[in-house]
Context: one part of a larger RNA
């Protein structure tokens, strides 16, 4: 890992709601236990429970009673019980599986630890400590040499006990080796053997080490199905409905409890929604500065401060600087408002709609949101951030666009169709539809279904406005561009061009006391400005389209691709087509509602003062058939032709239009008759009933028509399906072949049924009913198989 099998809301009490039975309107029902009976089950038991009167804190009073001044309101009260099935909930191990873990008794020191008794082991070499002798030495010691001596938790290596580093090994050889290196190796060594010390415990040269591969408290067995607001699971179909992820509280935030949203059943009966209309309350947006504050200018004004002159002090002056307050001009504000929407709120009257609204009751889920759009507060006017409001979608929603792509566009899928229109998008090829159609702009592959700034530029289209120009303009080329004078100062110098000052006359067509270069300072080049050639636009600012530059990222260039240039880019206008599970058309099905019928059931109800029922009368509906709406008469409008009048553009006729009279054919009513067929009504006549009879209501089922519904997680409700075992049943089948398997057709909406073949080799349905160890694919699930 696959297949099989096994696996998880279940059982008792007790209590609540539904259904549904039994007993009845003052009751209802037994427990233990007895008696009877084969049994199944009857009977009996009247203790006990439940009902039979509540309110009140009580006094109390009483279908009432509290509160209350009330005789007003309001509160809570005025009719069950016993089984049965079933939801739920409570107590229980209460769906199922899973802890770390606490306690209690036992069981382990054959490993390990530390102790205890008796016992075994340590090649070899190497250094060479007291002590001792000998010689020196000293008053005596002491010291020195030499020898001699064998001491050491001494050195060096083997057994041997250790594991130090680095490798192999890591489904190993091995649940700690192995290879090589390496430490101890006469000691606090190392073994062998018997023996002691246990778990809130012991042993420890002490790491929390060991105590049988297990150790911050060993192992087994019980308490044990511990608890587990935590993960994970939790088995068959089809229908109807359909959430929430918020508010309060919480030792509460992964969890509950009331609330709210879903559902089912009952009540009420328009109370809700929607739009119109009229009628409110506000202080948001927005704009405003009149309060509260903030904040800029002002040759506005002005109090005060400085500063300058003066002044001995007091006074003073002057108006350079700051400058409250006033003025004037433009400004800002969640916690400013003289103002003030639009939405939204309320409310009331209409319409439009159909049971949503609300009340009781049983059952939930949900109480981690997400994401886009507005308004906002946090943040950095950051986040696929965070918090709040409205609304939408996703959750729990499938289709079609957005190359892919919960949320963004369009759009809510009962089910079939090889039909039909459109949504959004789209229509050169990938690819279904226009190489559409009219006018623009774009050369940048700008763009073509992701994009960028700030700031640069004679890009290139459109719009305004300006100034110069035939008395000649921009541009270009040729002269000129002087002179008092090198102005004056300053400097070394300053000559137009360091700098400060001052910028005037003259000649003149024009030329600055001088715009740029340039010199140590002249000088020199150029310009403004003029003449002159030459002739026709030419300079400069705004606004504005569409393009450039600004522009770097990691596998392929990179618009989903191919490609595409009067476009298959891009802006304006226009036409037609594609395009969905939307809508339309045919065909089925389901479910809810409404009509009608019919068939049961309830509860009311009339009736011997005479039901059904039958005949007469009467009164309603229709109109088959006779050529035909049956047929007649009356009356209303409508109205084709038809005849008159007005009116008329105009030169006339005389279109149109309007109007009057008439009235074919259908049409509406009402009166009468004829035919059917039945209704009312009550009048009369028969007729005679409670196991009967009608009629209206409700309910349940079926059929018919008709509307309207039919995405859907958690959930809720309703209907089936199938397994095992009872009962009917010792059924019916069965070796002429059960059941079980395998295949195959076939039916059902679906779980699943039916047949037939093949395999089995002996059991065993169907039907109606009953009770459950009752349906598997997931649990790192458990057992087998491969």
């Nucleotide at each position: 890992a696959c297949c099989g099998g096994c696996g998880a809301g279940u059982c008792a009490c007790u209590g609540u709601c539904g259904c549904u039975g039994g007993c009845c309107u003052u009751g209802g029902u037994u427990a233990a236990g007895g008696c009877c009976g084969a049994g199944a089950g009857g009977c009996c038991g009247c203790a006990g429970c439940c009902g039979c009167a509540g309110c009140g804190a009580a006094a109390g009073c009483g279908a009432g009673u509290c509160u209350g001044a009330a005789g007003a309101g309001g509160g809570c009260g005025u009719a069950g019980u016993c089984g049965g099935c079933g939801g739920c909930a409570g107590u229980g191990g209460a769906c199922c599986c899973g802890a770390a873990a606490c306690c209690g008794c036992g069981u382990g020191a054959u490993c390990u630890c530390c102790c205890c008794a008796u016992g075994g082991c340590c090649a070899g070499g190497g250094u060479g400590a007291a002590g001792c002798g000998a010689g020196g030495g000293u008053a005596a010691c002491a010291c020195c040499u030499c020898g001699u001596g064998g001491a050491g938790g001494c050195c060096c290596g083997a057994a041997c006990c250790c594991g130090u580093u680095g490798g192999u090994g890591g489904u190993g050889c091995a649940a700690u080796a192995c290879c090589a290196u390496g430490g101890g190796a006469u000691g606090a060594g190392c073994u062998g053997u018997g023996g002691g010390g246990a778990g809130g415990g012991g042993u420890g040269a002490a790491a929390u080490g060991c105590c049988a591969a297990u150790c911050g408290a060993a192992c087994g067995c019980g308490g044990c199905g511990a608890u587990a607001g935590c993960u994970g699971g939790u088995u068959c179909u089809c229908c109807c409905c359909g959430a929430a992820a918020u508010g309060c509280a919480u030792g509460u935030c992964a969890g509950u409890g009331c609330a709210g949203c879903c559902u089912c059943g009952g009540g009420c009966g328009c109370a809700u929604g929607g739009u119109g209309a009229u009628g409110g309350g506000g202080g948001u947006a927005g704009a405003g500065c009149a309060c509260u504050g903030g904040a800029u200018g002002g040759c506005g004004c002005u109090a005060g401060g400085g500063a300058c002159c003066a002044c001995a002090c007091c006074c003073g002056g002057c108006a350079c600087c700051c400058g409250a307050a006033c003025c004037c001009a433009a400004c800002c504000a969640a916690a400013c408002u003289c103002c003030g929407a639009a939405u939204a709120c309320c409310a009331u009257c209409a319409c439009c709609g159909g049971a949503a609204a609300c009340c009781c009751g049983g059952g939930a889920g949900u109480g981690a949101g997400g994401c886009g759009a507005u308004g906002g507060g946090g943040g950095a006017u950051a986040a696929g951030c965070u918090c709040c409001a409205u609304c939408g979608c996703c959750a729990a929603g499938a289709g079609g666009g957005a190359a892919a792509c919960a949320a963004c566009c369009c759009a809510g899928a009962c089910c079939g169709c090889c039909g039909g229109c459109u949504a959004a998008g789209g229509c050169c090829c990938c690819u279904a539809a226009g190489u559409g159609c009219g006018g623009g702009c774009u050369c940048a592959g700008u763009g073509a279904a992701c994009g960028a700034a700030a700031g640069g530029a004679u890009g290139u289209g459109g719009g305004a406005c300006g100034g110069c120009g035939a008395a000649g303009a921009c541009g270009c080329c040729c002269g000129g561009g002087a002179u008092g004078u090198u102005g004056g100062c300053u400097u070394g110098a300053a000559a137009g061009c360091a700098g400060c000052c001052a910028u005037c006359g003259u000649c003149g067509a024009a030329g600055g006391a001088g715009u740029g270069c340039g010199u140590a300072a002249u000088a020199g080049c150029a310009c403004a400005c003029c003449g002159g050639g030459g002739g026709a636009g030419u300079c400069g600012c705004c606004c504005u389209g569409c393009g450039c530059c600004g522009a770097a990222a990691a596998u392929u260039c990179a618009c989903g691709g191919g490609u595409c240039u009067u476009a298959a880019g891009u802006c304006c206008g226009c036409c037609g087509c594609c395009g969905a599970a939307g809508c339309c058309g045919c065909g089925g099905g389901a479910c809810u509602c409404g009509u009608a019928a019919u068939a049961c059931g309830c509860a009311a109800g009339a009736g011997a003062u005479g039901a059904a029922c039958u005949c007469c009368g009467u009164u309603g509906a229709g109109g088959a058939g006779a050529u035909c709406u049956g047929g007649g008469c009356c009356g209303g409008g409508u109205g084709a032709g038809g005849c008159g009048g007005g009116u008329g553009a105009u030169g006339a006729c005389g279109a149109g239009c309007u109007u009057g009279c008439g009235g074919c054919u259908g049409c509406c009513g009402g009166c009468c008759c004829c035919c059917u067929u039945u209704u009312u009504c009550g009048g009369g006549a028969g007729g005679g009933a409670a196991u009967g009879c009608a009629u209206g209501g409700c309910g349940u089922a079926u059929u018919a028509c008709g509307a309207g519904u039919c995405g859907g997680u958690a959930g809720g409700g309703g209907a089936g399906c199938g397994u095992u075992c009872c009962g009917u049943c010792g059924u019916a089948g069965g070796g002429u072949g059960a059941a079980g398997c395998g295949c195959g057709c076939g039916u059902g909406a679906a779980a699943a049924c039916g047949c037939g073949c093949g395999u089995g080799g002996a059991c065993g349905a169907a039907a109606c009913g009953g009770a459950a160890g009752u349906g598997c694919g997931a649990a790192u699930g458990c057992c087998g198989g491969u």
Predicted 3D model of a 786-nucleotide part of an RNA (large-subunit ribosomal RNA, domain II) from an Armatimonadota bacterium. The full RNA is in RNAcentral, with records from ENA. Taxonomically the source falls in Armatimonadota (Bacteria, Bacillati).